[in-house]
Molecule: transfer RNA
Organism: Bacilli bacterium
RNA sequence: GGGUCUAUAGCUCAGCUGGGAGAGCGCCUGAUUUGCAUUCAGGAGGCCGAGGGUUCGAGUCCCUUUAGAUCCA
Numbered sequence: 001g002g003g004u005c006u007a008u009a010g011c012u013c014a015g016c017u018g019g020g021a022g023a024g025c026g027c028c029u030g031a032u033u034u035g036c037a038u039u040c041a042g043g044a045g046g047c048c049g050a051g052g053g054u055u056c057g058a059g060u061c062c063c064u065u066u067a068g069a070u071c072c073a
Stems, first nucleotide, its partner, number of pairs: 001072007010025004019056001027043005049065005
C1' cells in the first nucleotide's frame, strides 16, 4: 500500500426482506428477610464509531473517514 471482518446500554451480544432500538449480566427503588443473599415487581441508562448521500422512512443500502483484528505484499 491492497483485500476481508468488527464497531449497537457500564460489560457480553441479538436486531430477519429498510418501518416498534432489544436480551442476559450489571446499576437504582420497592416487596420478601433480624440482616445479607436468593426470588418477585418496577425503573434509569443509547442519537447504533464519525461525516455525507439515497429514500416518505436507514442500525440495516451507497460514498468518505476513524479505531481494532486478520490475510497478501